Transfer RNA from an uncultured Candidatus Saccharibacteria bacterium, 74 nucleotides, folded computationally. Rfam family: tRNA. It is annotated as a transfer RNA.

[in-house]
RNA sequence: GCCACCUUAGCUCAGUUGGCUAGAGCAUCGCUUUCGUAAAGCGAGGGUCAUCGGUUCGAUUCCGAUAGGUGGCU
Numbered sequence: 001g002c003c004a005c006c007u008u009a010g011c012u013c014a015g016u017u018g019g020c021u022a023g024a025g026c027a028u029c030g031c032u033u034u035c036g037u038a039a040a041g042c043g044a045g046g047g048u049c050a051u052c053g054g055u056u057c058g059a060u061u062c063c064g065a066u067a068g069g070u071g072g073c074u
Stems, first nucleotide, its partner, number of pairs: 001073007010026004019057001028044005050066005
């Protein structure tokens, strides 16, 4: 230098061949339980779906550019 893939909650990841309020586990906080802690159960908060632009009535999803990361080739 070229090619492919990835970027979604604090962390690890789903998701949708464009449309209902964007989800799970762990973690955090609260409550129940316990003499107390842990464990367990119930609940709550937490998201500019990397950034910018385009297409569309409508974009996390499609297209382009940019940034970061992973792998391969030279």